[in-house]
């Protein structure tokens, strides 16, 4: 002076850390669904075809009967510390939505981007919901490293170490160890 620079191991944050199994319990809901009678009267679900429909589609009351899914509490299992989530493409289930196709919607891997973390509010979505999730913003907490200031301590110290404040940074990040290599 070029070049390279995500190396290994183990670990922390929180008793509301992150996803996860299985049970019980409350809501969903006396709701959808089914049959019954009356009424209306040509269509219905996202788009096309078929199929069904005036023997009554479809929506409405009423009586009968009557669910379940996602979700949510609580104790529980497992993996776990980019744990997980979210957006966008791709690819794939053939799963779902009366039947095909086609779109959506759900599952999975992939690639890029995002976000340290719970939390509260507020908005906008999603849900049956005043439950809860996602997305954005602000708020303060709270891990962390810098940096600066006070106090203590280590013989002394412009150094270290601890606590406690104050500004700024965030995970491709911090800590400890153990090894290479390299400069002083």
């Nucleotide at each position: 002076u070029u070049a390279a620079u995500a190396g290994g191991u183990a670990g922390a944050g929180g008793c509301u850390g992150c996803a996860u199994u299985g049970c019980u319990u409350a809501a969903g809901a006396g709701u959808a669904c089914u049959a019954u009678a009356c009424g209306u009267g040509a269509g219905g679900a996202u788009g096309a075809c078929a199929a069904c429909g005036u023997u009554g589609a479809u929506c409405g009351u009423a009586u009968a009967c009557g669910a379940a899914a996602g979700g949510a509490a609580g104790c529980u299992u497992u993996g776990c510390c980019g744990a997980a989530a979210u957006u966008a493409a791709a690819u794939g289930c053939a799963g779902u939505u009366u039947g095909u196709c086609a779109g959506g919607c759900g599952c999975a891997u992939u690639u890029a981007g995002u976000u340290g973390g719970g939390g509260u509010u507020a908005u906008u979505u999603u849900g049956a919901a005043g439950a809860g999730g996602a997305a954005u913003a602000a708020c303060a907490c709270u891990g962390u490293c810098a940096u600066u200031u006070a106090u203590a301590u280590g013989g002394a110290a412009u150094c270290a170490u601890a606590u406690a404040a104050a500004u700024g940074g965030u995970g491709a990040g911090c800590u400890a160890c153990a090894g290479a290599g390299u400069a002083u």
Description: The RNA shown here (Lysine riboswitch aptamer) has 184 nucleotides and comes from Psychrobacillus vulpis. Rfam family: Lysine riboswitch aptamer. From the family's description: Riboswitches are metabolite binding domains within certain messenger RNAs that serve as precision sensors for their corresponding targets. The prediction has a mean pLDDT of 78. The organism belongs to Psychrobacillus, within Bacteria.